[in-house]
Context: one part of a larger RNA
RNA sequence: AACGAACGCUGGCGGCGUGCCUAACAUAUGCAAGUCGAGCGCGAAAACUCCUUCGGGAGCCAGUAGAGCGGCGCACGGGUGAGUAACACGUGGAUAAUCUGCCUUCAGGACUGGGAUAACCAAGGGAAACUUUGGCUAAUACCGGAUAAUGCCUUCGAACGUUAAGUUUGACGGAAAAAGCAGGGGCCCUCCUCGGAGGCCUUGCACCAGAAGAUGAGUCCGCGGCCCAUCAGCUAGUUGGCGGGGUAAUGGCCCACCAAGGCGAAGACGGGUAGCUGGUCUGAGAGGAUGACCAGCCACACUGGAACUGAGACACGGUCCAGACUCCUACGGGAGGCAGCAGUGGGGAAUAUUGCGCAAUGGAGGAAACUCUGACGCAGCAGCGCCGCGUGAGUGAUGAAGGUCUUCGGAUCGUAAAGCUCUGUCGGCAGGAACGAUGGUUCGUGGGUCUAAUAGGCCCAAGAAUUGACGGUACCUGCAAAGGAAGCACCGGCUAACUCUGUGCCAGCAGCCGCGGUAAGACAGAGGGUGCAAGCGUUGUUC
Numbered sequence: 001a002a003c004g005a006a007c008g009c010u011g012g013c014g015g016c017g018u019g020c021c022u023a024a025c026a027u028a029u030g031c032a033a034g035u036c037g038a039g040c041g042c043g044a045a046a047a048c049u050c051c052u053u054c055g056g057g058a059g060c061c062a063g064u065a066g067a068g069c070g071g072c073g074c075a076c077g078g079g080u081g082a083g084u085a086a087c088a089c090g091u092g093g094a095u096a097a098u099c100u101g102c103c104u105u106c107a108g109g110a111c112u113g114g115g116a117u118a119a120c121c122a123a124g125g126g127a128a129a130c131u132u133u134g135g136c137u138a139a140u141a142c143c144g145g146a147u148a149a150u151g152c153c154u155u156c157g158a159a160c161g162u163u164a165a166g167u168u169u170g171a172c173g174g175a176a177a178a179a180g181c182a183g184g185g186g187c188c189c190u191c192c193u194c195g196g197a198g199g200c201c202u203u204g205c206a207c208c209a210g211a212a213g214a215u216g217a218g219u220c221c222g223c224g225g226c227c228c229a230u231c232a233g234c235u236a237g238u239u240g241g242c243g244g245g246g247u248a249a250u251g252g253c254c255c256a257c258c259a260a261g262g263c264g265a266a267g268a269c270g271g272g273u274a275g276c277u278g279g280u281c282u283g284a285g286a287g288g289a290u291g292a293c294c295a296g297c298c299a300c301a302c303u304g305g306a307a308c309u310g311a312g313a314c315a316c317g318g319u320c321c322a323g324a325c326u327c328c329u330a331c332g333g334g335a336g337g338c339a340g341c342a343g344u345g346g347g348g349a350a351u352a353u354u355g356c357g358c359a360a361u362g363g364a365g366g367a368a369a370c371u372c373u374g375a376c377g378c379a380g381c382a383g384c385g386c387c388g389c390g391u392g393a394g395u396g397a398u399g400a401a402g403g404u405c406u407u408c409g410g411a412u413c414g415u416a417a418a419g420c421u422c423u424g425u426c427g428g429c430a431g432g433a434a435c436g437a438u439g440g441u442u443c444g445u446g447g448g449u450c451u452a453a454u455a456g457g458c459c460c461a462a463g464a465a466u467u468g469a470c471g472g473u474a475c476c477u478g479c480a481a482a483g484g485a486a487g488c489a490c491c492g493g494c495u496a497a498c499u500c501u502g503u504g505c506c507a508g509c510a511g512c513c514g515c516g517g518u519a520a521g522a523c524a525g526a527g528g529g530u531g532c533a534a535g536c537g538u539u540g541u542u543c
Stems, first nucleotide, its partner, number of pairs: 001542003005539005012389006018382002020347001025345003029342003034072003039069002042066001048059004079300003089224007098217002103213004108208002111145004120135006152174002155171006180205006188199004226272003233263003238260004243255003275297004279290004302323005325336004353379001355378003361375001362373004392422004402413004426484001428479005436470001439467005445461006487532005492513003498527005508515002
């Protein structure tokens, strides 16, 4: 000098930050990932009204709520640092050894058929979780056929090039696609229950195959960053080759065979410790220490293992198996995972609210309105830190009273107080009142563009309406009133600051030197002083 601090005494206000460093211990409760009806088929009830043979029925609620199929998302965002001494991280490269949903650009396509299945209905099983059988139905769900190139595969060449599989290109053959939905419409055509429906045209969004881009990711390599040699030898998939398997992809990654290699004093192997970095603290620097908050990367998600789906996971709030623990049970069987946000118990010197809101920023879905979002924005608690402000200002000498000291003359607290004259920050009361929304949304008007079109879609402009958790908060104005607001440590030297009383090697102090045994500037109290100040000291840790 510093701190994610703690403890003691004390404590007025505000702004901005920060807040389980210990048990990666266990967790009651609530919330933290959904969304789309413009993909699809179903489809309630209560209330209300009417009718009634009092059993009920109809309308409306409402094609709503709601599940279900399907699509996208759930691999992001958020948490933690257990493991990891490793290509984990940092930095610089390689990928002629690779993949990439959504997005952008380019250039094409989207033809024709089919069979199911959930929901639902019926019948069962089970305490429950859930589940069985039969029957019906739809799709942008699923499966055929057609079409097919500069993409893919096989074979045969050519040019270029590499350490090598390669790159570019030519030819024969082969395999593989698709889905619709919504808005609008003048002529024309088909069906028709004459209301319309479809074809057709057009706009938008989706869909299929491909070429690029962007973004993201995988893999490989050089170099760099801990301790112990009281760890000196380690290694059989081990090291290499050939052939295969596997992967998006190289590779003993895996396998068969062959060879006997490979690493090591420039520290292998073993043990201990540890997430790494940008940074942070300190220091003149070199360096040392450190890795809270914020940002990048990695790893993990009760413990261990595994795969499925998918563009992407071997997946925190998914699945399966095993284990420990907890809960339910009708004892047959089931359910769970806060290292998400709050909260609880426990541990500990020690670390906060079971708050408000999606108004903003960002994210998911959606054509959009919008829905969801404990990300985030705010508020609450804590002097935990930094910064700012206040606790009054001027005047006032009978140098008051009182305290302390005294050489008894006086000195000092001390202009300090009182008194007088003022001010009004903060706090209190009253009134007004935001920025954050120059945005978003809706409505109509005008212009432009796509178009056959004055529909409709998209873009732009001005206008109107509406949208704020914080919050009646910040801020502003007014009112009264010196009123409500100072402590802590120290005073022997280091080190700024001195006397008296008590005590008598006792009681005690102490960071080091050291004080205390009868005048103690070092103990205790008092007066006075010094230093910091809403803090001051102590302890711990680092330089």
The part of an RNA shown here (small-subunit ribosomal RNA, 5' domain) has 543 nucleotides and comes from an uncultured bacterium.
The prediction has a mean pLDDT of 84.
It matches the Rfam family "Bacterial small subunit ribosomal RNA".
RNAcentral holds the full RNA, with entries from ENA, Greengenes and SILVA.